[in-house]
C1' cells in the first nucleotide's frame, strides 16, 4: 500500500406463501404486515426484515425430482447451472506486495 472481515452512513435490490374450518386462528421462516385502486387477475405506496459483487437476499429452470406434511420452496436435490442491486468512512486479527534496517 492492498485483500478478506467488523462497524457506521447514504443509496439501492428483494420476497410477502400454505392451511383440517367462513371468522378467529394455525405451520415454516430473518421477514408471510399495513394501506389505496380495481369486477377480477393484479398494480402502487409505506413499514419491518434480509441482501448489495469472494453477491443462495432474490429470480429463472419449475405446473421440476426425491422425502415429508393438514397443506405449502416444509426439507433436500437441482447448485462448482444461469441471472442478480454500491459507494464512502472506520476498526483491526489474518493474508499478499513493496521499501528500509538488522
Nucleotide at each position: 500500500c492492498u485483500g478478506c472481515g467488523u462497524c457506521c452512513g447514504u443509496u439501492g435490490g428483494g420476497g410477502u406463501g400454505c392451511c383440517g374450518u367462513c371468522g378467529a386462528g394455525g405451520c415454516u421462516g430473518a421477514g408471510a404486515g399495513g394501506u389505496g385502486c380495481g369486477c377480477a387477475g393484479g398494480c402502487g405506496c409505506c413499514a419491518a426484515c434480509c441482501c448489495a459483487u469472494c453477491g443462495a437476499a432474490c429470480c429463472u429452470g419449475a405446473u421440476c425430482c426425491g422425502g415429508g406434511u393438514a397443506a405449502u420452496g416444509c426439507c433436500g436435490g437441482c447448485g462448482a447451472a444461469g441471472g442478480g442491486a454500491a459507494c464512502g468512512g472506520u476498526c483491526u486479527u489474518c493474508g499478499g506486495c513493496u521499501c528500509g534496517u538488522a

Record summary
Model confidence (mean pLDDT): 78 of 100. Predicted 3D model of a 102-nucleotide RNA (TPP riboswitch aptamer (THI element)) from Allobosea lathyri. Rfam family: TPP riboswitch aptamer (THI element). Rfam links the family to the GO term thiamine pyrophosphate binding. RNAcentral holds the sequence, with entries from Rfam. Lineage of the source: Bacteria > Pseudomonadati > Pseudomonadota > Hyphomicrobiales > Allobosea.